[in-house]
This record gives sequence, structure tokens and C1' cells, in this order.
RNA sequence: GCCGUCGUAGCUCAGCUGGAAGAGCGCUCGCCUGAAGAGCGAGAGGGCGCAGGUUCGAUCCCUGCCGUCGGCA
Repeated sequence: GCCGUCGUAGCUCAGCUGGAAGAGCGCUCGCCUGAAGAGCGAGAGGGCGCAGGUUCGAUCCCUGCCGUCGGCA
């Protein structure tokens, strides 16, 4: 330099044929306990790596760039 993979919540990952984002762990509060842990209940937190394009509508399709990992040279 070229090709491919991946980039979504603090972490690990889902997300169907484009109709507008969820789980587990963690965190906060409550119940329970002498207290804590465990358990039960509730809640907060992301607009999807960045910038454009297509579309009535984009995490999803297209282009460029950045980063990760792998391959070729």
C1' cells in the first nucleotide's frame, strides 16, 4: 500500500425484510437483615465510531475518513 472483519449503555454482547434500540453483569433507590451479603421490586444511563448520500423514514443500504483485529505484499 491492497483486501477483509469488527466499532451499539461503565463492561460483555443482541438487534429479523429499513418503521426509530434491548439483555446479562455493574450502578442507584426501596423491601428484607442487628448489619452486610444473597434474594425480591423499581429506576437511571446510549440515538448506534465520525462526516456525507439514498429514502417519507437509516444501527441496518451506499461513499469517504478514523480506530481494532486478521490476511497479502